[in-house]
Predicted 3D model of a 1474-nucleotide RNA (small-subunit ribosomal RNA) from an uncultured bacterium. The sequence is in RNAcentral, with records from ENA. It matches the Rfam family "Bacterial small subunit ribosomal RNA". Model confidence (mean pLDDT): 83 of 100.

RNA sequence: AGAGUUUGAUCCUGGCUCAGGACGAACGCUGGCGGCGUGGAUUAGGCAUGCAAGUCGCACGAGAAACAUUCCUUCGGGAAUGCAGACAGUGGCGAACUGGUGAGUAACACGUGAACAACCUGCCCUUACAUUCCGGAUAGCCGGCCGAAAGGCCGGGUAAUACGGGCGAGGAUCGCACCAAGGCACCUUGGAGGAAGGAAGGCGCAAGCCGUGCAAGGAGGGGUUCGCGGACUAUCAGGUAGUUGGUGGGGUAACGGCCUACCAAGCCGACGACGGAUAGCUGGUCUGAGAGGAUGAUCAGCCACACUGGGACUGAGACACUGCCCAGACUCCUACGGGAGGCUGCAGUCGAGAAUCUUGGACAAUGUACGAAAGUAUGAUCCAGCGACGCCGCGUGGAGGAUGAAGGAGCUCUGCUUCGUAAACUCCUUUUAUGGGGGAAGAAGAUCUGAGGUACCCCAUGAAUAAGCCACGGCUAACUACGUGCCAGCAGCCGCGGUAAUACGUAGGUGGCAAGCGUUGUCCGGAAUUACUGGGCGUAAAGGGUGCGUAGGCGGAUAUUUAAGUAGAGAGUGAAAGGUUGGAGCUCAACUCCAACAUUGCUAUCUAUACUGGGUGUCUUGAGUUUCGGAGAGGAAGAUGGAACGACACGUGUAGCGGUGAAAUGCGUUGAUAUGUGUCGGAACACCAAUAGCGAAGGCAAUCUUCUGACGAACACUGACGCUGAGGCACGAAAGCAUGGGUAGCGAACAGGAUUAGAUACCCUGGUAGUCCAUGCCCUAAACGAUGUUCACUAGGUGUCGGGGAUUUUUCUUCGGUGCCGCAGCUAACGCAUUAAGUGAACCGCCUGGGGACUACGACCGCAAGGUUGAAACUCAAAGGAAUUGGCGGGGGCCCGCACAAGCGGUGGAGCAUGUGGCUUAAUUCGAUGCAACGCGAAGAACCUUACCUGGCCUUGACAUGUCCGGAUCCUGCAGAGAUGCGGGAGUGCCUUCGGGAAUCGGAACACAGGUGCUGCAUGGCUGUCGUCAGCUCGUGUCGUGAGAUGUUGGGUUAAGUCCCGCAACGAGCGCAACCCUUGUCCUUAGUUGCCAGCGGGUAAAGUCGGGAACUCUAAGGAGACUGCCGGUGACAAACCGGAGGAAGGUGGGGAUGACGUCAAGUCCUCAUGGCCCUUACGGCCAGGGCUACACACGUACUACAAUGGUCGGUACAGAGGGUUGCGAGCCGCGGGGUGGAGCCAAUCCCAGAAAGCCGAUCCCAGUCCGGAUCGAAGUCUGCAACUCGACUUCGUGAAGUCGGAAUCGCUAGUAAUCGCGGAUCAGCUAUGCCGCGGUGAAUACGUUCCCGGGCCUUGUACACACCGCCCGUCACACCAUGGGAGUGGGUUGCUCCAGAAGGCGUUAGUCUAACCGCAAGGAGGACGACGCCCACGGAGUGAUUCAUGACUGGGGUGAAGUCGUAACAAGGUAACC
Repeated sequence: AGAGUUUGAUCCUGGCUCAGGACGAACGCUGGCGGCGUGGAUUAGGCAUGCAAGUCGCACGAGAAACAUUCCUUCGGGAAUGCAGACAGUGGCGAACUGGUGAGUAACACGUGAACAACCUGCCCUUACAUUCCGGAUAGCCGGCCGAAAGGCCGGGUAAUACGGGCGAGGAUCGCACCAAGGCACCUUGGAGGAAGGAAGGCGCAAGCCGUGCAAGGAGGGGUUCGCGGACUAUCAGGUAGUUGGUGGGGUAACGGCCUACCAAGCCGACGACGGAUAGCUGGUCUGAGAGGAUGAUCAGCCACACUGGGACUGAGACACUGCCCAGACUCCUACGGGAGGCUGCAGUCGAGAAUCUUGGACAAUGUACGAAAGUAUGAUCCAGCGACGCCGCGUGGAGGAUGAAGGAGCUCUGCUUCGUAAACUCCUUUUAUGGGGGAAGAAGAUCUGAGGUACCCCAUGAAUAAGCCACGGCUAACUACGUGCCAGCAGCCGCGGUAAUACGUAGGUGGCAAGCGUUGUCCGGAAUUACUGGGCGUAAAGGGUGCGUAGGCGGAUAUUUAAGUAGAGAGUGAAAGGUUGGAGCUCAACUCCAACAUUGCUAUCUAUACUGGGUGUCUUGAGUUUCGGAGAGGAAGAUGGAACGACACGUGUAGCGGUGAAAUGCGUUGAUAUGUGUCGGAACACCAAUAGCGAAGGCAAUCUUCUGACGAACACUGACGCUGAGGCACGAAAGCAUGGGUAGCGAACAGGAUUAGAUACCCUGGUAGUCCAUGCCCUAAACGAUGUUCACUAGGUGUCGGGGAUUUUUCUUCGGUGCCGCAGCUAACGCAUUAAGUGAACCGCCUGGGGACUACGACCGCAAGGUUGAAACUCAAAGGAAUUGGCGGGGGCCCGCACAAGCGGUGGAGCAUGUGGCUUAAUUCGAUGCAACGCGAAGAACCUUACCUGGCCUUGACAUGUCCGGAUCCUGCAGAGAUGCGGGAGUGCCUUCGGGAAUCGGAACACAGGUGCUGCAUGGCUGUCGUCAGCUCGUGUCGUGAGAUGUUGGGUUAAGUCCCGCAACGAGCGCAACCCUUGUCCUUAGUUGCCAGCGGGUAAAGUCGGGAACUCUAAGGAGACUGCCGGUGACAAACCGGAGGAAGGUGGGGAUGACGUCAAGUCCUCAUGGCCCUUACGGCCAGGGCUACACACGUACUACAAUGGUCGGUACAGAGGGUUGCGAGCCGCGGGGUGGAGCCAAUCCCAGAAAGCCGAUCCCAGUCCGGAUCGAAGUCUGCAACUCGACUUCGUGAAGUCGGAAUCGCUAGUAAUCGCGGAUCAGCUAUGCCGCGGUGAAUACGUUCCCGGGCCUUGUACACACCGCCCGUCACACCAUGGGAGUGGGUUGCUCCAGAAGGCGUUAGUCUAACCGCAAGGAGGACGACGCCCACGGAGUGAUUCAUGACUGGGGUGAAGUCGUAACAAGGUAACC
């Protein structure tokens, strides 16, 4: 310090996620030791038991048992004293500390800094003085009584440092009043007078000590007040009657509405009152570079609380954790009458919970209480125990050791790799562990205890006692095998898993950390993702619809003053601990100690005065006013006008009009439409007109009139009067609402007609609200420049509107608007660019992932519709912007192709053939499925083929290699459907270097064979297709942040990315073309089996023969064609058009040749091959059957429907092939065919008669002399065998069919059409198929609008699996959260009442009454009682708010393959959107 994730890729925006650190943690697996820390975070839930606050006999009375001393003694004992003292009691001090917890509290509670002239203070310290005289009680105790108990009552007597009273100095107090001085908020100081109040003794021989009283001062502690600071919510906007202030009184230690009576009506609040929900605050802690953010365990400071609520008492201090009273809930005891209790002290227990310890030791240390002290008490504290809960330290061994052992795992299977120097083995060490011995400090302070014989030291034994956890697809260090097969599972994000998973599970290996390792949760970080440091708002989320203006914020020049901000200086404070730095102590560290720094803050003082602020004065440039001028759909009101339209009246006139893609509804013979004249009506204002003008925006358009802003010019005047603007006010298109008018046209709703699968739409005919006017509401728009307002600055060029100046006749200049282009700069890019989205200043508004949601609830506004404000649960890992490359478009442009058109012939109808689907079957083997499957694999299914079915058999196998044994081998019988089984007979091979060897057959056992079994989505190879379309790329350079672009685009041209020109490109490669084969012309060479012109022989005839080498032909080699020549067009180009010559002319015709790639296209059944599967079977053999089935559907062919024809007779002309298991002449047969000693291994012989054609004859338009299916009969041939299931021949039979619906196919010349011939496969054949060959031989193309396919450029895009794309809404189903809801049940709380315990205050003479007064009576005073006021709990009523729940209901979200449609993305097929 960053990384992953939106895309085909890119840049940006933006969220989600990860790597780090931390924790009072918990959970899983594992666990050796020590030190230091730490441990009920949840139920402020309930608690058994023990302990946690006592102490003082030097305050006091009394005094048991025991002991000591003394005395007495009846020896039993008794008495006294004690410096000996129990249980209690009176009294004093303490118990208000320590310890616990965080419920409440948003507050002067806390922090910080001040103030108290408005206060208190026990114990302690300092100073000074005093400590006198009396009195009456009472507890304990004794006696009696009541009660279960707790406890209580009566009587008697008793002490004090308990209680009461008297005298009383000093000082203090006094709201009594006087004088003087000092300062002036009203106090202080001094003096004199008066009033009231005021103590306690104990010990000691003594000195004296302790105590007590009063006063002054101190220290420490407390109380009160104020400034500032630190949380959320405005969907809480108004709150408040003791409320705010005053006066009198009361109360307090003290100020104060703290309380009370009266008076006034204030006080708080947008700088957030009041309300709600949450929360102890701080030092600090965690994190962070910091600023910040989160947090408030342990330690420390403060506060609050003590079963819940209320209350006071005592006291220096409390409204009191282990005190009191009352009420309530709960628990316990009870004799039922009544009582007792409070672990949020330490342990411990139950409960709840994911979860948090011992009912330990000691007062030795530190501290606290009491005491004169010894001392006592102390669950404070110090220690120990438990828990890896955390931090820190140590160990589980070290060195050597290669047969690289065994074993595991992997593998290319090998003399392999890895675990691995790892182990074994040898040597060494002993931290730790175990055993033994010694042994501190901590103690001040002489003795003395605990943890503990601890730390530490020495010795011995012996590698001995000690390693796990997580991960290994990327982020992120670390990889293989097997298992599994979208299953099981993993997952922090992206995502893995559907048969080859480095992602699941296991193993081996590896990586990381280590007595721990992972997971979960939480916080900070990364996140500049709330941006003070440090972000944004044209299109990504985000500028308010517009203006005016209040508060607020900001503000021109100059002089002077002040010193609030600001800056500096020293001072106080900022507790300790913590932090940082430097040291020190535990063996180190953690930990602890010492010192310094820091503590960025607050307070007061002094100084400075540039800037900001405040005060005062001046100025004119910001702003404004006056005068003059022209421009304009700016606004409001009134008046006027013509065209068009509709209606009405009349006239002319006749059958249609209207409307559409085409129609229909509609109108019209009662006279429409059309046309003429007239009248009426409402709305809108053609031309001018513009890229123009005006307005703050919305918006504004005929003409005229009347009232109000901006601009320009030039003086003069005012003197900062300014800018922005939360709330507020005003305006605010259209639609809509209310009332009253108006209504020509248009026109939601509605009706009808069409369209359509449907059509609640688009189109048509009608048509109501509305549109118009007046008045009042509504207040929203894609209210947009998607760009807030104001000011300043920063190159230009060119239009245009309004005004001015100069020059003078076309230019320059200036102010204000409005456009375009463009530099710097900015921007993610697009783009913006003096009209900024540039550079700065001021102020306002707004944003923080998508959805849920322009929603819900609440509030405000509205007549309503609705508007404004505006969440959450839940859910996703994206949503989005700009640009790029493709694909696509019922986008555009250019171009091509039998693509259309123009033609010719077909298919679709019939019969039959063949293939496919389907159905059937024991099986109908398998594959191919739009074009690009379907006469396809199959160039030959009766058996074989054959893979399928049934049945019968075999198991090293039908086939290969290796080992061993034997044999070369041949003939033959029986059974069986055959495979096969059981027999009989004959016979011992070949080569040889004599060692042996080769091939072959049979047998045995084992390695193995075998599989047309699966996966073409694991593959190779081969093939189809786009497409013989003209395209597809690269290097270097350049441009761009980048994906990419350029080149390859553009202007021409071509069949062509073919060529030329231009150009930030220059070159190159694969394709195109050419090179190859064939065909068309000629030449040369050669001349058999081919040829025969001339010469000759010969035949009925025939190159038949001699011969010839001319011709044809054969097969080798050449020539020829290149836009080469001429003319024209074109850009002096490429090229095109025309022509000449030529056998052939612009690629002459045909073929072979198929770029980068696409379709997970096809093929595991040609072959090869990974993996999986079968192994007496999914292998092998055999017989029979099936692949040939048949209601039906489709494809491809054949034959036809006839006269351009059928039949019969005669007759002519090919090419290319094939042939020895063969073609076969000849002969025979009507034919299929039979026979076959001819010929032929082929330019020689044969197949082999070509057919259409031509010449004649006949048929005469009909189901025919067309057509030939089907069927019958008889045969032939092949073959082991023609039943299922062959072909052919002859005779007979003679079906459908009379040119084929929608639709659809081929073909542009030797082509289509038509005619026959050959071949492969093959015993034969289903061939009408396929592949070839020649014969005869057309028609048409205007043209590119349309259909299909393709190429290039461009455009849109929400597509990228790429339009067979994407995607929206209802409905149905499941689940989830949520709103409404008759209500129901809780919590909190306001108001109005009732009630009123304990207590306090007040009143009161009912009862009682030791101290004082009084001779007494009695009084003073007190207590109880009664009454009044306040008030907790409780009760009633009525509101507010919140939570839970609720039949039913609303929308929302999520969910591999549900239904209906097609809304959006392309002109998305009606442009989309608000």